[in-house]
Molecule: transfer RNA
Organism: candidate division SR1 bacterium RAAC1_SR1_1
RNA sequence: GCUCUCGUAGUCUAGUGGUCUAGGACGUCACCCUCUCACGGUGAAGAUCGCGGGUUCAAAUCCCGCCGGGAGUG
Numbered sequence: 001g002c003u004c005u006c007g008u009a010g011u012c013u014a015g016u017g018g019u020c021u022a023g024g025a026c027g028u029c030a031c032c033c034u035c036u037c038a039c040g041g042u043g044a045a046g047a048u049c050g051c052g053g054g055u056u057c058a059a060a061u062c063c064c065g066c067c068g069g070g071a072g073u074g
């Protein structure tokens, strides 16, 4: 350089055009429980989906470019 692949809350991840102004687990916070802690229960906050553009009535999802990680190859 070329090819493929991945990028979604603090961390891990679901999603494959509309049913959801993005769901789950861990973590965080509040309350309950407990003599206290832990465990357990209930609730809450937190992601405009790496960035920019395009297609579409509608994009996390499709296309293009860029950035970053990984794999293969000369």
Stems, first nucleotide, its partner, number of pairs: 001073007010026004018057001028044005050066005